This is a predicted complex of two RNAs, RNase P RNA and transfer RNA, with 433 nucleotides together. The coordinates come from a structure-prediction model, not an experiment, and the mean pLDDT is 79. Rfam match: Bacterial RNase P class A. Rfam classes the family as a ribozyme.

RNA sequence: CAAGUAAACCGGGUGACCGCGGGCGAGAUUAUCGCUCGAGGAAAGUCCGAGCUCCACCGGGCAGGAUGCUGGGUAACGCCCAGGGGGGGCGACCCCGGGAAAGUGCCACAGAAACCAAACCGCCGCUUGCGCGGUAAGGGUGAAAAGGUGAGGUAAGAGCUCACCGCUCCGAUGGUGACAUCGGUGGCGGGCAAACCCCAUCCGGAGCAAGGCCAAAUAGGAGGACAAGAGGGCCCGGCUCGAUUUUAUGUCCUCGGGUUGGCCGCUUGAGGUGACGGGUAACUGUCAUCCCAGAUAGAUGGUCGCCACCCAUCGCGAGGUGGGUACAGAACUCGGCUUACAGGUUUACUUGGCCA
RNA sequence: GGCGACGUAGCCAAGUGGUCUAAGGCGGAGGUCUGCAAAACCUCUAUUCGGCGGUUCGAAUCCGCCCGUCGCCUCCA
Numbered sequence: 001c002a003a004g005u006a007a008a009c010c011g012g013g014u015g016a017c018c019g020c021g022g023g024c025g026a027g028a029u030u031a032u033c034g035c036u037c038g039a040g041g042a043a044a045g046u047c048c049g050a051g052c053u054c055c056a057c058c059g060g061g062c063a064g065g066a067u068g069c070u071g072g073g074u075a076a077c078g079c080c081c082a083g084g085g086g087g088g089g090c091g092a093c094c095c096c097g098g099g100a101a102a103g104u105g106c107c108a109c110a111g112a113a114a115c116c117a118a119a120c121c122g123c124c125g126c127u128u129g130c131g132c133g134g135u136a137a138g139g140g141u142g143a144a145a146a147g148g149u150g151a152g153g154u155a156a157g158a159g160c161u162c163a164c165c166g167c168u169c170c171g172a173u174g175g176u177g178a179c180a181u182c183g184g185u186g187g188c189g190g191g192c193a194a195a196c197c198c199c200a201u202c203c204g205g206a207g208c209a210a211g212g213c214c215a216a217a218u219a220g221g222a223g224g225a226c227a228a229g230a231g232g233g234c235c236c237g238g239c240u241c242g243a244u245u246u247u248a249u250g251u252c253c254u255c256g257g258g259u260u261g262g263c264c265g266c267u268u269g270a271g272g273u274g275a276c277g278g279g280u281a282a283c284u285g286u287c288a289u290c291c292c293a294g295a296u297a298g299a300u301g302g303u304c305g306c307c308a309c310c311c312a313u314c315g316c317g318a319g320g321u322g323g324g325u326a327c328a329g330a331a332c333u334c335g336g337c338u339u340a341c342a343g344g345u346u347u348a349c350u351u352g353g354c355c356a
Numbered sequence: 357g358g359c360g361a362c363g364u365a366g367c368c369a370a371g372u373g374g375u376c377u378a379a380g381g382c383g384g385a386g387g388u389c390u391g392c393a394a395a396a397c398c399u400c401u402a403u404u405c406g407g408c409g410g411u412u413c414g415a416a417u418c419c420g421c422c423c424g425u426c427g428c429c430u431c432c433a
Base pairs, nucleotide, nucleotide: 001352002351003350004349005348006347007346008345009344010343012307013306014305015304016303017302018301020038021037022036023035024034025033026032040327044338045337047336048335049334050333051332052207053206054205055204058242059241060240061239062238064203065202066201067200068199069083070082071081072080073079085096086095087094088093098198099197103196104195105192106191107190120139121138122135123134124133125132126131147165148164149163150162151161152160166188167186169184170183171182172181173180174179211264212263213262214261221255222254223253224252225251226250231247232246233245257432258431271290272289273288274287275286276285277284278283308325309324310323311322312321313320314319357429358428359427360426361425362424363423366382367381368380374413383401384400385399386398387397388396406422407421408420409419410418
């Protein structure tokens, strides 16, 4: 210098004027003025996990759902960190994950044969031949055909035997563990679980339009379901059992009626920043310090000047003119993931080339 | 703002891992018949099953992420 890999970050700046929402203060307390704060890394998708609120309340079973190497982090997670195994890449690095010897199911077409056996071409023996028997080296089909390489062996062959490699099982050692290494053993028993399933762990439901208070207004209206020692309703927001509670001035469902107001929930929180510790890391402890949006049809904007960048055009050039500034925008709040994103910065590393 | 369902041709729709070249109907185009039409009959009409990845030998179908459409949810008595 070129091509890459991983990660972190910025994502227009500044000044003037006008405007919008919240808070505090002054004030003539409906005016008005001053001070101050006012979108994001994804506020998005709503895909996971929580807080919070309600469902009167307690326990058991079944169904259902989710996750899935090991260890750790965390309030929790399907997230993150570290490690282990497999696969890809020259490499930095990236991707994947329980169990197929518990059982069931499926494996189209092709092929002789698709999991329990079998032999189309071939090879070998017998036979004049038809054919019979042996075999699974080689060919052919297929996504997949019963370990691989070599030697011995044989009529031809074959784990038939042996050596090495791979695999199952057993043991020892190391490791918290996944697993690794070594030794023995068995001649060696396809794939699919993002098919049913098995194993382990976890899970009650609904959602701030949750929910609480005040005010206003209306027809406190109509229809339906539910009964006596057992039944029904409610409820344990799937079903069910027990317990509990209630049972007609009752409970529930549906239709109809009124309103489209205000307050709380609402923004101080698993919070941010810094220092010093613990830990490989994710993360965490202590101390100090800061307050950093709360609208309700929804504020967070506009114009101009200078600068930065991009595009178009003119120019040999310096430069001029015009246009533009990625994705997107809070709505109870957090932790993640995923998706979108013009342009730019930084750090670490890899491969190749050149120079000293 | 929250929650749920769906997406297969111009329209309605079947198919839920495999002889996939995606069933069928309406519609459209061409043809046969007819003097001309209608009806009837024949043929054609899905490059991509909303899009992109993944699992699998194999995906419209199973899994994940996006895109789009539709529906429900205020309070009071």